[in-house]
Molecule: transfer RNA
Organism: Candidatus Kaiserbacteria bacterium
RNA sequence: GCGCCCAUAGCUCAAUGGUAGAGCGAUCGUCUUAUACACGAUUGAUCCAGGUUCGAUCCCUGGUGGGCGUA
Numbered sequence: 001g002c003g004c005c006c007a008u009a010g011c012u013c014a015a016u017g018g019u020a021g022a023g024c025g026a027u028c029g030u031c032u033u034a035u036a037c038a039c040g041a042u043u044g045a046u047c048c049a050g051g052u053u054c055g056a057u058c059c060c061u062g063g064u065g066g067g068c069g070u071a
Stems, first nucleotide, its partner, number of pairs: 001070007010024004018054001025043006047063005
């Protein structure tokens, strides 16, 4: 240089074009003499810029970052 893949919550991962979910975490509460465990509630995200569409995490184009292959 060329080809391919990935980017979603603090972390690990989901999500047929139709109001983005789970586990762990954090905070608060219940329980306990107290801590832990357990239970309940709350919290928080689509890499960037355009395009298509009534509607985009999803489709298209360009860019950014990371990974793999090839010489």